[in-house]
Context: one part of a larger RNA
RNA sequence: GGUGCACGGGGGAUGCCUAGGCGCCAAGCGGCGAUGAAGGACGCGGUCGGCUGCGAUAAGCCCCGGGGAGCCGCCUAACAGGCUUUGAUCCGGGGAUCUCCGAAUGGGGAAACCCGUACCGAUUGAAAUCGGUACAUCCCGUGGCAACACGGGAAGCGAACGCGGGGAAGUGAAACAUCUCAGUACCCGCAGGAAAAGAAAGAGGAUUCGACUCCCCCAGUAGCGGCGAGCGAAAAGGGAUCAGCCUAAACCCGAUCUGCGCGAUAGCGUGAGCGCGUUGCAGGUCGGGGGUCGCGGGAAUCGCGCGUCUCGGGGCUCACACCGGGAGCGGAGUGACAAAGGCCAACCUAGCCGAACGGUCAGGAAUGUCCGGCCAUAGAGGGUGAAAGUCCCGUAGGCGAAAGGGGAAGCCCUCCGUUGCGCGAUCUCCCAAGUACCGCCGGUCUCGGGAAAGCUGGCGGGAAUCCGGCCCGACCAUGGGCUAAGGCUAAGUACGGCUUGGCGACCGAUAGUGGACUAAGUAAGGCGACUGAAAGGUGAAAAGAACCCCUGCGAGGGGAGCGAAAAGGACCUGAAACCGUGCAUCU
Numbered sequence: 001g002g003u004g005c006a007c008g009g010g011g012g013a014u015g016c017c018u019a020g021g022c023g024c025c026a027a028g029c030g031g032c033g034a035u036g037a038a039g040g041a042c043g044c045g046g047u048c049g050g051c052u053g054c055g056a057u058a059a060g061c062c063c064c065g066g067g068g069a070g071c072c073g074c075c076u077a078a079c080a081g082g083c084u085u086u087g088a089u090c091c092g093g094g095g096a097u098c099u100c101c102g103a104a105u106g107g108g109g110a111a112a113c114c115c116g117u118a119c120c121g122a123u124u125g126a127a128a129u130c131g132g133u134a135c136a137u138c139c140c141g142u143g144g145c146a147a148c149a150c151g152g153g154a155a156g157c158g159a160a161c162g163c164g165g166g167g168a169a170g171u172g173a174a175a176c177a178u179c180u181c182a183g184u185a186c187c188c189g190c191a192g193g194a195a196a197a198g199a200a201a202g203a204g205g206a207u208u209c210g211a212c213u214c215c216c217c218c219a220g221u222a223g224c225g226g227c228g229a230g231c232g233a234a235a236a237g238g239g240a241u242c243a244g245c246c247u248a249a250a251c252c253c254g255a256u257c258u259g260c261g262c263g264a265u266a267g268c269g270u271g272a273g274c275g276c277g278u279u280g281c282a283g284g285u286c287g288g289g290g291g292u293c294g295c296g297g298g299a300a301u302c303g304c305g306c307g308u309c310u311c312g313g314g315g316c317u318c319a320c321a322c323c324g325g326g327a328g329c330g331g332a333g334u335g336a337c338a339a340a341g342g343c344c345a346a347c348c349u350a351g352c353c354g355a356a357c358g359g360u361c362a363g364g365a366a367u368g369u370c371c372g373g374c375c376a377u378a379g380a381g382g383g384u385g386a387a388a389g390u391c392c393c394g395u396a397g398g399c400g401a402a403a404g405g406g407g408a409a410g411c412c413c414u415c416c417g418u419u420g421c422g423c424g425a426u427c428u429c430c431c432a433a434g435u436a437c438c439g440c441c442g443g444u445c446u447c448g449g450g451a452a453a454g455c456u457g458g459c460g461g462g463a464a465u466c467c468g469g470c471c472c473g474a475c476c477a478u479g480g481g482c483u484a485a486g487g488c489u490a491a492g493u494a495c496g497g498c499u500u501g502g503c504g505a506c507c508g509a510u511a512g513u514g515g516a517c518u519a520a521g522u523a524a525g526g527c528g529a530c531u532g533a534a535a536g537g538u539g540a541a542a543a544g545a546a547c548c549c550c551u552g553c554g555a556g557g558g559g560a561g562c563g564a565a566a567a568g569g570a571c572c573u574g575a576a577a578c579c580g581u582g583c584a585u586c587u
Stems, first nucleotide, its partner, number of pairs: 001586009015572001016537002020507002022504007029496002031157002039101003042055003046079002049075003061095006070083003106115003116135007137154007161192001162190005172179001176226001202209002213240004223231002244488003247432001251289010267276002269320006294466001296431004300426007308327006328418006341412003347405003351399003357372003361368001373390002375379001381393003437461008447473001468483005524531002544571001547559004
């Protein structure tokens, strides 16, 4: 030095465990903010480092409700001192306080700091100082010539989902340019609990369908494509859910402005008479009525039919017409179509009740064994010294709210109609304009310029009003569909930062979140944007080893003791590398 055996050290694999994660489902909820948010800084405890909580009223203050014996949060004990059946701690609801920074908003600023002005108050002889209130910008409205005043609003944050404005490249094409990746990533704007879309100027070929959205299918089809790579519909069919509406215009009335006209031959609804007089006519603007459609609709004029009662008004009288109110009748409604709500149920935010077991055995311990019972609308699950329906928490099944939230149906309430509606005729008027349409150049659709329609943007030209227009994939004819150039609209759909409940042929500490741990977005790195760890387990219970000995009043060890076991806090199990000691053997 090698090898073997034995015993150790070292190390932290493995097994078991789970406090934490991951995924999915359902329900709720879907916002917070100038009444100062999100997020922070700094403070607040008798002793206080971190976490948590809170804000100079500072681990808390007040009220209401729950609960019922202990409590003064966690790491975390201890000392000192308190609170509590006059109901504390704790849990829920409401309120008060809430430093400084931060949209940050009096001005400034290197965030958590500095400096103001006006008024009020405290204090002072007066100042200084302290406390309170107001003082940023933009938009809208009202008033004003304006400065400005008053009232209202905005801003900033937020996981994904949404719509819009911009918009790549790596890549693929086995290179690469059209093409692809992809209208993706990313940037910006804006919003909502959803958003968007939406009541056909549609689809597409049927004797058709009948808003939109979403799913299945159609279908990897029709197509597009250096016809390469690749991209890729729609209708129909089956489902989810269902809802339809309001304006503009014609016409009528009123107000106002401008022009014309002017004492009347016009006007004041009609007829007759009297009367009136800034009346009347045209145009513009505003308001009210009217009207809303595609077997075209509406207006105007005319005709026909139907049409509860009553009161008042019209310059006067009468009738009709018209306008307004009421009763009755009919209808509708707060989620589009008008709009504000009130009462009230479920339910949510604390909780409460909740059946039924004893003995024996070995054991440290019974939930195990054996024996004999019991409950069950409860034999889900967890805990308890091993494996418990009947020990504990629960579970099935029931019950419960002062306060806050929540709002179904219904009622109150509100609105509409009640005189207009229907039919017909006339074909006089209206039916959304720099629009349709056409040309050029783009974009988008499955469509890459193609035979290239449709939709859409820029530029140029530029109509018509139903005998009008658009579309049906160049274009024409025939046939058909639909009514553009205004607007609103639940549900079915998407998502999950948040709350509650449930589930898992999900992980089990190098896994699962980066993060199971008093100290994780921490330590640490980086000027910075940013990057970013390691680290779980004594035991049933601290019973955490009194006392003695060696030693430096150390570390460590030897006894003693606890415990089922030292498992002894560098603590479950304790593999390997690696390092030793003893014995044996080989050289």

Model confidence (mean pLDDT): 82 of 100.
The part of an RNA shown here (large-subunit ribosomal RNA, domain I) has 587 nucleotides and comes from a Planctomycetota bacterium.
The organism belongs to Planctomycetota, within Bacteria.